This is a predicted structure of a 72-nucleotide RNA (transfer RNA) from Smithella sp. The prediction has a mean pLDDT of 80.

[in-house]
Formats: sequence, C1' cells, structure tokens
RNA sequence: UGGCAUUUGGCUCAGUGGUUGAGCACCGUGCUGAUCUCACGGAGGGCGUUGGUUCGAAUCCAGCAAUGCCAA
Repeated sequence: UGGCAUUUGGCUCAGUGGUUGAGCACCGUGCUGAUCUCACGGAGGGCGUUGGUUCGAAUCCAGCAAUGCCAA
C1' cells in the first nucleotide's frame, strides 16, 4: 500500500427488510435451619460511526473507525 473478515446487554453468540433475542453473569421472590440446586419474575443493548436507498434498515449500498487475517 492492496485485499478479505468481524463489530448486537457485563461476557459468549443468534437474528439476511416489518416491535432486538438466547445462554452465562446480576437483582428480587418462592423453596430451605442455612447454602447450593431448582421454579417464577425483573433490570440491562436500538445494533461501531456518518450518510444513502426504502412506506419501513441491525439486515441492502457508500465513507470513516477499531480489531484480526492474507499478500506485497
């Protein structure tokens, strides 16, 4: 310098155009002498960022950024 991939709760991931989800972690209640387990409930993210397309974008397109890989 060129090319490719990834970016979504605290962590790991799903979601390929129509209300952002799961597991783990966290909080509460139940259960227990107590703890663990278990059951039920809850909080927490508007999707790296800036634009574009569209009635409608996490999803499609472009720029930028970060991280990783490959080539020189």

Source information
The organism belongs to Smithella, within Bacteria. The sequence is in RNAcentral, with records from ENA. Rfam family: tRNA. The family's RNA type in Rfam is transfer RNA.